[in-house]
RNA sequence: GUAAAUGUUUUCUAGGGUUCCGCAGCUGCAGCUGGUCUGGUCCGAGAGAAAACUCACAGUAUUCACUGUGUCACGGAAGGAUAAAAGCCUGGGAGAA
Numbered sequence: 001g002u003a004a005a006u007g008u009u010u011u012c013u014a015g016g017g018u019u020c021c022g023c024a025g026c027u028g029c030a031g032c033u034g035g036u037c038u039g040g041u042c043c044g045a046g047a048g049a050a051a052a053c054u055c056a057c058a059g060u061a062u063u064c065a066c067u068g069u070g071u072c073a074c075g076g077a078a079g080g081a082u083a084a085a086a087g088c089c090u091g092g093g094a095g096a097a
Base pairs, nucleotide, nucleotide: 007053008052009051010050011049012048015043016042020040021039022037023034024033025032026031055070056069057068058067059066060065072092074095078090079089080088
């Protein structure tokens, strides 16, 4: 910039581990070990929450625009990334009813 539509993004949470900080221990005071350390930084949901912007439909207004509505969602194992892991990604997957 263009496009797209069970749309995109942001914030938060469930959850997650251990790069950094903190905490604890050891120590030659430089450092080492510990996430089976509550925590802060960090990661973080298709099937969690909220908001913003689009999109569709209906109505109003005929100047810009404004208002309303917008459904459903049970789910392995294995693998991947990052420091490492996870409702992250593979994945609205494989399957199931």